[in-house]
Molecule: transfer RNA
Organism: Acidobacteriota bacterium
RNA sequence: GCGGGUGUAGCUCAGGUGGCAGAGCGUCUGGCUGUGAACCAGAUCGUCGCCGGUUCGAGUCCGGCCACUCGCCCCA
Numbered sequence: 001g002c003g004g005g006u007g008u009a010g011c012u013c014a015g016g017u018g019g020c021a022g023a024g025c026g027u028c029u030g031g032c033u034g035u036g037a038a039c040c041a042g043a044u045c046g047u048c049g050c051c052g053g054u055u056c057g058a059g060u061c062c063g064g065c066c067a068c069u070c071g072c073c074c075c076a
Base pairs, nucleotide, nucleotide: 001072002071003070004069005068006067007066010025011024012023013022019056026044027043028042029041030040031039049065050064051063052062053061
């Protein structure tokens, strides 16, 4: 340099055909408990990697770029 994959909450990941962004874990608060764990109830946190485009409407479609990763090629 060329091609593929991945990028969504603090972490791990869902998100059919474009139509209100979610789960588990974690964290916090309360309950329970002699204290804690467990359990129960509630809460917390999103520029959906970035910039544009299409569209009434984009996490989803299109273009460019970035990061990580796999393969290939070139040079040394």